[in-house]
C1' cells in the first nucleotide's frame, strides 16, 4: 500500500402500519350584510372562465409536510448539513416566455458518536428537525517509561487477519 472481516450505542438511514397533531383550520354549499366598479385567476402575451373583496350566522368538512408507537429491511461516512452548478421532473386556469416554491442529481467543503445547554434557522406548534458554539460523557488512537490522572487528534480514523 491492497483485500477481507469487525467495533462504537439513548448509533444511522429506509419502508409499512398505527395514533394523535394539523382542525372544526383550509375548502365546499346555504342565508344575511358591507364596500368597490373593472378587474381577478403569480408577471407579460394569447386564449378561456368568472363581478371582485370582506364580515357574520348556520350545515358539511379534509389532506400534505413534520411527528409518536410498533414491526420489517439495509447498515457503521452509517448518515446528516452546506453548496457553485445541472435537469425533457412537479405545483402556481390552458399554451409560450419568465419568476417563485418543491423535487432529483451534484465536483467540492464540514461533522467520530449520541446527550444536555443557551442562541440561530425550519415549523401551525411549547412537537419535531437542522446549524455552529459551549459542556460533561462515550468509543478509538497518540503522548503520558507500565497503569492511572491528565492532555491532544480525527472516521482520509481505529482493531483483527491475509497478501
Nucleotide at each position: 500500500g491492497g483485500a477481507u472481516a469487525g467495533a462504537g450505542g439513548c448509533g444511522c438511514g429506509g419502508c409499512g402500519c398505527u395514533c394523535a397533531u394539523g382542525c372544526g383550520u383550509a375548502c365546499c354549499g346555504c342565508u344575511g350584510g358591507a364596500a368597490c366598479a373593472a378587474g381577478g385567476a403569480c408577471a407579460g402575451g394569447c386564449a378561456u372562465c368568472c363581478g371582485u373583496u370582506c364580515c357574520a350566522g348556520g350545515g358539511g368538512g379534509a389532506g400534505a409536510g413534520g411527528g409518536u408507537g410498533c414491526g420489517c429491511c439495509g447498515c457503521c461516512g452509517a448518515a446528516g448539513g452546506a453548496g457553485a452548478g445541472a435537469c425533457a421532473g412537479g405545483c402556481u386556469u390552458g399554451c409560450c416566455u419568465g419568476a417563485g416554491c418543491c423535487g432529483u442529481c451534484g465536483g467540492u467543503c464540514c461533522u467520530g458518536g449520541g446527550c444536555c445547554g443557551g442562541g440561530g434557522g425550519a415549523g401551525a406548534a411549547c412537537a419535531u428537525c437542522c446549524c455552529a458554539c459551549g459542556g460533561a460523557c462515550u468509543g478509538u488512537c497518540a503522548c503520558g517509561a507500565g497503569a492511572a490522572a491528565g492532555u491532544g487528534g480525527a472516521g482520509c480514523g481505529c482493531u483483527a487477519u491475509c497478501c
A computed fold for a 163-nucleotide RNA from uncultured Lawsonibacter sp., annotated as Lysine riboswitch aptamer. Its mean pLDDT, the model's own confidence on a scale to 100, is 79. Its Rfam family is "Lysine riboswitch aptamer". From the family's description: Riboswitches are metabolite binding domains within certain messenger RNAs that serve as precision sensors for their corresponding targets. Of the family's consensus pairs, 98% are formed in the model.